Source information
Model confidence (mean pLDDT): 82 of 100. The RNA shown here (small-subunit ribosomal RNA) has 1481 nucleotides and comes from a Candidatus Absconditabacterales bacterium. Lineage of the source: Bacteria > Bacteria candidate phyla > Candidatus Absconditibacteriota > Candidatus Absconditabacterales. Rfam family: Bacterial small subunit ribosomal RNA.
């Protein structure tokens, strides 16, 4: 360059966001298995569980050319005719040969030289084959078969016999073994040539040429044996071995070798993890991953171990032997009870176990194995078929036209969509599928096919036989309907579900794969979430409380040498299959087959020397020492000094004193407490003094004085890398506490009282012991903290300060100590030459919260305790910084009838009115803190009216359509009834067109009206389904946007700072510059003038009305201020917003209203509708809100009297003057639809009376008579008149409401309304007091601090106790299981006793058994300990704000709990005041 490989996230803590950090997802894969489907064929795989236990069959034979004998057929010959012999072909029980140790199973055991890889064996052996030498010779003895006898068998026991069985001589090329010799190799051991002595061998068979036998040598192929390196967990396994280590000699074997013995000698392994426990066959491989990894070892293949369990040998080249033996031990079976027989982890196959895994098939045709001269026999290896969608490949369920689009079913906004070219038909085509016919390869020199009538090939036939299953809130592709209603249920994580569920159940549609689809479970990834690649450790886990130092690891600098590391070449190996590439057979593909290579690994041999390591060697810069000088609360011991507490003595003195928010207990007339003197103890050491000093750290302070450690700098001195870090180990190490034994003034855990409090085991007081002080000794821990391990190098500066050197007196250096701040870190906060920057060395530590720093085991301790340190189970979180808010019993600023300062009240009486509550047939309903309660309701007798009760009506009281009867309108009368209503009778007769002269008729129209469908109809529920409208914060000054700028990001900045304002008003200034809603201001009213008009007033320049318009802006002066803008003042009706009203920003309260009204959903439907009649909403032990009247003299009557108003309102009306009546009011009606008429203002004032009483105060209650509205006034109207005269003498806690024409206080109006006002809207008379301050209380803005809160302090949250559930520690003890020691017993079988065999007895070793100890492990256990889990259980409030005593660590004590107090420390404490230090100016 090129070619080829090649790395994806997402979801969930928060109101948001950074970050940590964990959980779960999304892909691949399985010897699988479940659920729900199913048409075919092809290659493959198919008991992981009980190495449990087996029924039957079959898996190993085989040679008659190694042997005697049976035997059957054939021919011959003989015959005493019964048979006999010979041959010839066949069979084959026994002898004897090979083989049977291979093939084929299955992994239990083993942590091992077992296995992989590389290597040694001169320390070895080998049947059978291959190539070679050389030989095969001469004799004996036995014993199966077989035949007799017992026996149920199996066997036994007596008799005969053969060999390629078996022994014994001879022979010995060569073999082995000893001896000797001389010269070669050779470091030596020894090899190797020669001589000599010795030792040991054979088998024949058929017939004629082979095959066997024996000695020996190579070869091939195997086997034995050793080494080196690699090979799971657990240090809560830490010391382990006695044949253990090693020698010497012997044994023993194919061979080394403690492998055995005898003996000696103490050795040997170990933290580079012995030994001990736990698991596990090991490999090639396989899966998964970008790779580095991780996991795995099923099927093929390589070693390896094992055959019911143990143990033993014997044969044989080889076994200590799956389908050989012997023996015990457990099972099963036969038996004539004497005694025998078995061992599927071969191939089928059965039972048990399991979620789970096949046929008691065919055939040696092919491949390979035994035998055997061969023919052949044998062969559940093996070739085939069978079972199973268990995995993989591959086909195929039809192909093309086919509607602006059937039908059904789904959805709808009713218009229509969507299923969908999809079906329907039309036309083709036949893999499959049926039916017929042919019909192979594999097979070879020749025979000889299980599969198989298979594969294929063809002919006919006919869309003919063929599609499921998961999902559809996000992650993650795909959406509606109905039911359901925190229910049934779903979930992999976040989380659906409580009446509108795209999350449950079901359909319709959609998405994804497909003869499959899903679920579950195991690996690996994603997971950089153990980090070699490739993490961290100030505050998220995580730096050892500090140092000194062992191994270890790491190391300045020069020369030379070496070549271990390091890097290169060669050569071998890492079997084969598999992964890859390239071809090729099966039609493709799975799947086979040839052929190749990469890349790393090991092993030898060669070459290189930078660097590393080693071995010399040099240096001085690292370190050190030494020399002079400085510094210092370093340290350890002894002495000493003052001041102050307390006590004690004596003087003075005379009632208190102490002590808190306030008290008390406590102390004093026995003389305190104050004062004054002396004495006696003890313990800290004022000011100096600080940010400062000094130590490793803990920690360290009068003073002196001895001893002793440091550190800094300095120098023609010295030594020469000696050094850094430092597991294990050691040494010191606050306070607390222990143990002796002294001391004790003050202080003080406990403890004893006195307060506070609902309770106070507490916070406050008053005493008070241990301790605290000393000396030995233990203990070994803290927020032992800079929450920040040691060492060294290297990166801007400025500025205090300590201690030193230099000095040219500007200044500059070096070792510490601070503060700012660049560069760069950093998740941010922050560090920042004293790193948390950029580097190296080396130690310690982390790996989700909780359980826990707890169990348990071990070490350490007198005890308290410490170290080290789990898990089960439960969550989806926990946690760091920061950010907007809200909040604090936080700080600052500001404000407000917020308090203060006044006035007048509520709260107590009695009424009214309204709401709880009761109560009721019904007492309708709503509104409930501030923002309900004289409110909806501007007016409940009937109506109203929603409620009760009773009596009716059902297309309805009310609307619209359609269809249908009947008809042309109005009404009238009667019965029945409380009335509605029912019944019944009666009666009149639109309007248009058309035809007609009309009468008529016919039609449509309107309208009534029968009946019958859709529908009316609800004051029925939901204000937590909604619109609208309305309270509240609050008329409070706030809310926001847009570019721009800063931060990763939420956000900030704008808006903030100093002024200033009623106001985020306005100024200035600032990384902001502008702008929206808000604020002010535009709009009513009232004040003043001036103009205009002038009805009913009135006759005027005035005052009223109406209407327009000037007028006020800090303009103007003077003072402050840069400005805004204050303070005064003049002028002016009015002065700094002139006085009220209208006006209510973003928003908050799921505030209020579904009975105003409007509307989704549900709900009723001869009733929850609608009529009507009658009662209720008016009740009445308490109890709560807002009001009236009053308690009295500032007052009440009584008269003067018609003193003086303004807003209003009047036709179903408002009423005058007039009369009657004590009145309420009747009668009667002038005058007015209104500046015309109607409507007496009261308080005032003047005068009299009352004289402080329950009154000439007050008017409640009651009775009598009455008036007026209205069909109607009993339930239940208001109003008169006479009598009746209750409570009440200014109101406990508490609490309201006003700042000027305003509080009080007096009348008058109006809406509602037939009638009915202490109420609720105006109105006008009279008419103050106080404050010009604060932020105390309540509450609001705005900055700023905390915060564990954000449903936002009515937050959040701890602990004990009580309940259920859960898993787990202790526990008297029971039970089991492993192996270890030792004691008895002790099979075969092997060793062992004098030539040698046999045989019997003994010893010795040793499997099985029985028993004993001690120690480990499981299990389970009456009771017990804590620990988790659960929507509303007690108790209390310790944390979160200064959390109402600041919290928290160690310690100790105490108490229901949470936790409280003493000692020491931390700051990870808010606020205030001082000091200092630092930045700007």
């Nucleotide at each position: 360059u090129u070619c080829g490989u090649g790395a994806a996230g997402a979801g969930u803590u928060u109101g948001a966001u950074c970050c940590u950090a964990g959980c779960u997802c999304a892909g691949g894969a399985u010897g699988a298995a479940c659920g729900c489907u199913a048409g075919c064929g092809g290659a493959g795989c198919g008991c992981c569980u009980a190495a449990c236990a087996c029924a039957u069959g079959c898996a190993a034979g085989u040679c008659g050319a190694a042997c005697g004998g049976u035997u059957a057929u054939a021919u011959a010959a003989c015959u005493u005719c019964g048979g006999u012999u010979a041959u010839a072909u066949g069979a084959u029980a026994g002898u004897g040969g090979c083989g049977a140790a291979c093939g084929g199973g299955c992994g239990a055991g083993u942590a091992a030289c077992g296995c992989g890889u590389a290597c040694c064996u001169a320390a070895u052996u080998u049947g059978c084959c291959c190539c070679g030498a050389g030989g095969u010779a001469a004799g004996g003895c036995a014993u199966a078969a077989c035949u007799a006898u017992a026996g149920a068998g199996a066997u036994a026991u007596a008799g005969c016999u053969a060999a390629u069985u078996c022994c014994u001589u001879a022979u010995g090329u060569g073999a082995c073994u000893c001896a000797u010799a001389a010269a070669a190799u050779g470091a030596a051991a020894a090899u190797a040539u020669a001589u000599g002595a010795g030792u040991g061998a054979a088998a024949g068979a058929u017939u004629u040429a082979u095959c066997g036998c024996c000695u020996u040598g190579g070869g091939a192929a195997a086997a034995g044996g050793g080494u080196g390196c690699g090979u799971c967990c657990u240090a809560u396994c830490a010391g382990g071995u006695a044949g253990u280590u090693g020698g010497u000699g012997a044994g023993g074997u194919a061979a080394u070798g403690g492998c055995u013995c005898a003996c000696c000698a103490a050795g040997c392994c170990u933290a580079u993890g012995a030994c001990a426990g736990g698991u596990a066959g090991c490999c090639g491989g396989u899966c998964u991953g970008a790779g580095a990894g991780g996991a795995u070892g099923u099927c093929c293949g390589g070693c390896c171990g094992c055959a019911a369990u143990g143990g033993g040998a014997c044969u044989g080249a080889g076994a200590c032997a799956c389908g050989g033996c012997c023996c015990a031990u457990a099972c099963u079976c036969c038996u004539a009870c004497g005694g025998g027989a078995g061992g599927c982890a071969g191939c089928a196959g059965u039972g048990g176990g399991g979620a789970a895994u096949u046929u008691u098939g065919c055939a040696c045709a092919a491949u390979g194995g035994g035998c055997g001269a061969a023919a052949g026999c044998c062969u559940g290896a093996u070739g085939c078929a069978g079972c199973g969608a268990c995995u993989c490949c591959g086909c195929g369920u039809g192909a093309a036209g086919g509607a602006c689009g059937a039908a059904g079913c789904c959805c709808u906004g009713u218009g229509g969509g969507g299923u969908g070219u999809a079906a329907a038909c039309u036309u083709c085509u036949u893999u499959u599928c049926u039916g017929g016919g042919a019909g192979a390869a594999g097979a070879c020199g020749a025979a000889u096919g299980a599969c198989g009538g298979u594969a294929u090939c063809u002919c006919a036939g006919g869309a003919a036989u063929a599609a499921g299953c998961c999902a559809c809130g996000g992650c993650u592709a795909a959406c509606u309907a109905c039911g359901u209603g925190c229910c049934a249920g779903c979930a992999g994580c976040c989380g659906c579900g409580g009446u509108a569920a795209u999350a449950c159940g079901u359909a319709g549609g959609u998405g994804g794969c497909a003869a499959g689809c899903g679920u579950u479970a195991u690996c690996c990834g994603g997971a950089u979430u153990u980090a070699c690649u490739g993490g961290g450790c100030g505050u998220a886990a995580a730096g050892c409380g500090u140092c000194u130092g062992u191994a270890g690891c790491u190391g300045g600098u020069u020369u030379u040498g070496u070549a271990a590391g390091u890097c290169u070449g060669u050569u071998u190996u890492u079997a084969a299959a598999u992964c890859c590439c390239u071809u090729g057979a099966c039609u493709c593909a799975a799947u086979c087959a040839a052929g190749g290579a990469u890349a790393a690994g090991g092993a030898a041999c060669g070459g290189a020397u930078a660097c590393u390591g080693c071995a010399u060697u040099u240096c001085u810069g690292g370190a050190g020492u030494c020399u002079u000088a400085u510094a210092g609360g370093g340290g350890u011991u002894a002495g000493u000094g003052g001041a102050a507490u307390u006590u004690c003595u004596g003087g003075u003195g005379g009632a208190g004193c102490g002590g808190u928010g306030a008290a008390a207990u406590g102390c004093g007339u026995u003389g305190a407490u104050a004062u004054c003197a002396g004495a006696a103890g003890g313990a800290a050491c004022g000011c100096c003094a600080a940010a400062a000093g000094c130590g490793a750290a803990a920690g360290c302070a009068g003073c002196u004085a001895a001893c002793u450690a440091u550190a800094u700098a300095u120098g023609u001195a010295c030594u020469g890398a000696c050094a850094g870090u430092g597991a294990g180990a050691g040494a010191c190490g606050a306070a607390a506490g222990c143990u002796u034994g002294g001391g004790g003034a003050g202080c003080a855990a406990a403890c004893g009282g006195g307060a506070u409090u609902a309770g106070a085991u507490a916070c406050c007081c008053c005493g008070g012991u241990a301790g605290u002080c000393c000396a030995a000794g233990c203990c070994g821990u803290a927020a032992a903290u800079u929450a920040u391990g040691u060492u060294c190098g290297c990166u801007a500066g400025g500025u205090g300060u300590u201690u030193c050197c230099c000095u040219u007196u500007g200044g500059g250096g070096a070792a510490g100590u601070g503060c700012c701040g660049u560069a760069c870190c950093u998740a941010a906060c922050g560090g920042g030459u004293u790193a948390a920057g950029c580097g190296a060395a080396c130690c310690g530590c982390c790996u989700g919260a909780g359980u826990a720093g707890u169990a348990u085991a071990c070490u350490c301790g007198c005890a308290a305790g410490a170290g080290u340190g789990a898990a089960a189970c439960u969550c989806a979180a926990a946690g760091g910084a920061a950010u907007a808010g809200g909040c604090g019993g936080g700080g600052g600023a500001a404000c407000a009838c917020a308090c203060a300062a006044g006035c007048a009240g509520u709260g107590g009486a009695u009424g009214a009115u309204c709401u709880c509550g009761a109560u009721u047939a019904a007492u309708u309903g709503g509104a409930u803190a501030a923002u309900a309660a004289g409110c909806c309701a501007a007016g409940a007798a009937u109506c109203u009216u929603a409620c009760c009760u009773a009596g009716g009506c059902u297309u309805g009281a009310c609307a619209u359509a359609c269809a249908u009867u009947g008809u042309g309108u109005c009404g009238u009368u009667g019965a029945u009834g409380a009335a509605a209503g029912u019944c019944a009778a009666c009666u009149a007769g639109u309007u248009u067109a058309u035809a007609g002269c009309a009468a008529u008729a016919u039609a449509a129209a309107c309208g009534c009206u029968u009946u019958g469908u859709a529908c009316a109809g609800g004051u029925g529920g939901u204000g937590c389904a909604u619109g609208g409208u309305c309270g509240u914060c609050g008329u409070c000054a706030g809310u926001u946007c847009g570019u721009g700028c800063c931060g990763c990001a939420a956000g900030g900045u704008g808006u903030c700072u100093a002024g200033u304002u009623a106001a985020u008003u306005c100024u200035a200034g600032a990384a902001a510059c502008g702008a929206g809603c808000g604020c002010a201001a535009c709009c009513c009213u009232c004040g003043u003038g001036u103009c205009a008009u002038g009805u009913u007033a009135g006759u005027a320049u005035g005052u009223c009305a109406u209407g327009a318009u000037a007028g006020a802006c800090u303009g103007c002066c003077u003072c402050g201020g840069u400005a805004a803008c204050g303070a005064g003042g003049a002028g002016g009706a009015a002065g700094g917003a002139g006085a009220g009203g209208a006006u209510g920003a973003c928003g908050u309260c799921a505030g209020a209203u579904c009975c105003u009204c409007a509307u989704g959903c549900c709900c009723c439907u001869u009733a929850u509708g609608u009529c009507u009649a009658g009662g209720g909403c008016u009740u009445c032990a308490u109890a709560g809100a807002u009001c009236a009247u009053a308690c009295a003299a500032u007052g009440g009557g009584u008269a003067g009297c018609a003193a003086c108003a303004g807003c209003g309102a009047g036709a179903a009306g408002c009423a005058a003057u007039g009369u009657c009546g004590u009145g309420a009011g009747g009668c009667g009606g002038a005058g007015c639809a209104a500046a015309u008429c109607u409507u007496u203002a009261a308080a005032c004032c003047u005068a009299c009376c009352c004289c402080u009483a329950g009154u000439u105060c007050g008017g409640a209650u009651u009775g009598u008579a009455g008036u007026c509205u209205g069909a109607a006034a009993c339930u239940c109207g208001a109003c008169u008149a006479c009598a009746u005269g209750a409570a009440g003498u200014u109101g406990g806690a508490a609490u309201u409401g006003c700042u000027a024409g305003u509080a009080a206080u007096g009348g008058c109006g109006g809406g509602u309304c037939a009638g009915c006002a202490u109420a609720c809207c105006g109105c006008c008379g009279u008419g103050a007091a106080u404050a010009u301050g604060u932020c105390c209380c309540u509450g609001u803005u705005c900055c700023u601090u905390g915060c564990a809160c954000u449903c936002a302090c009515c937050g959040c949250c701890c602990g004990u106790c009580a309940a259920a559930c859960c898993a787990u520690g202790g526990g008297a003890g029971c039970u089991g299981u492993c192996g270890u020691u030792c004691u008895c017993u002790g099979a075969a079988a092997a060793g062992u006793u004098a030539c040698a065999a046999u045989g019997u007895g003994g010893c010795u070793u040793c499997a099985a058994g029985a028993g004993a100890a001690a120690a480990a492990c499981a299990g389970u256990g009456a009771c017990u300990g804590g620990g988790g889990u659960u929507a509303a259980g007690u108790c209390g409030u310790a944390a979160c704000a200064a959390g109402g005593u600041a919290u928290c660590c160690c310690u100790a004590c105490g108490g229901g709990a949470a936790c409280g107090u003493g000692g020491g420390g931390a700051u990870g404490g808010a606020c205030c005041a001082c000091c200092u230090u630092u930045c700007u100016a």